The prediction has a mean pLDDT of 81. Transfer RNA from an uncultured Dehalococcoidia bacterium, 75 nucleotides, folded computationally.

RNA sequence: GCCGGUGUAGCUCAGUGGCAGAGCAGCGGUUUCGUAAACCGCAGGUCAAGGGUUCGACUCCCUUCACCGGCUCCA
Numbered sequence: 001g002c003c004g005g006u007g008u009a010g011c012u013c014a015g016u017g018g019c020a021g022a023g024c025a026g027c028g029g030u031u032u033c034g035u036a037a038a039c040c041g042c043a044g045g046u047c048a049a050g051g052g053u054u055c056g057a058c059u060c061c062c063u064u065c066a067c068c069g070g071c072u073c074c075a
Stems, first nucleotide, its partner, number of pairs: 001071007010024004018055001026042005048064005
């Protein structure tokens, strides 16, 4: 340099055109002599960035960025 994949909550990930979610973590509560566990609840989002298509975009298209993998060239 070329090709492909990934990017969504603090972490790990769902969601492939029509209200952005789960588990864990965090916070509060119930329970307990106390802690852990368990249970109930709360909070947490620029869906990597910009643009386009559409009545409507996390989702489709283009560009850019970051990460991962493969290939090629040079040394």

It matches the Rfam family "tRNA". By type it is a transfer RNA.